[in-house]
RNA sequence: GCGAAUUUGGUGUAACGGUAGCAUUUGAGUCUUCCAAACUCCAGGUAUGGGUUCGAGUCCCAUAAUUCGCU
Numbered sequence: 001g002c003g004a005a006u007u008u009g010g011u012g013u014a015a016c017g018g019u020a021g022c023a024u025u026u027g028a029g030u031c032u033u034c035c036a037a038a039c040u041c042c043a044g045g046u047a048u049g050g051g052u053u054c055g056a057g058u059c060c061c062a063u064a065a066u067u068c069g070c071u
Base pairs, nucleotide, nucleotide: 001070002069003068004067005066006065007064010024011023012022013021018054025043027041028040029039030038047063048062049061050060051059
């Protein structure tokens, strides 16, 4: 220099173009003499910028980061 793949809460992982889900974690509560465990509730997310569409995590373009391959 060229090409490919990936990017979703603190972490891990889903999501046929049509309400972003689950687990874990944090917090609160129930239970318990206390702790642990268990149960209930809450909070927290689509890398960035554009485009297409009635509607984009999803399709298209660019950029960034990471990884891999070629030279």
Description
A computed fold for a 71-nucleotide RNA from Limnospira sp., annotated as transfer RNA. Its Rfam family is "tRNA". The family's RNA type in Rfam is transfer RNA. Its mean pLDDT, the model's own confidence on a scale to 100, is 81. The RNAcentral record of the sequence draws on ENA.